[in-house]
């Protein structure tokens, strides 16, 4: 240098126009002599970044950025 895909809470991941699913970490409660482990509950993500399309963008274009894979 080209093509293709990916970027979402601390971590993983679902969601493909109507303000975002679970999981595990964290907190708090039960239980237990006390720990795990189990059961209840509770905050946490303006979705890399900007610009446009739309009433209305995580989602659709174009861009940059960062990573991945196959070509040269």
């Nucleotide at each position: 240098g080209g093509u293709u895909c990916c970027g979402u809470g601390g971590u993983c991941u679902a969601g493909g126009g109507g303000u975002a699913c679970g999981a595990u970490a964290c907190c708090u409660c039960g239980c237990u002599u006390a720990c795990a482990a189990c059961g209840a509950g509770g905050g946490g993500a303006u979705c890399a970044c900007g610009c446009g399309u739309u009433c209305g963008a995580a989602u659709c274009g174009c861009g940059u950025c960062g990573g991945a894979a196959c070509c040269a």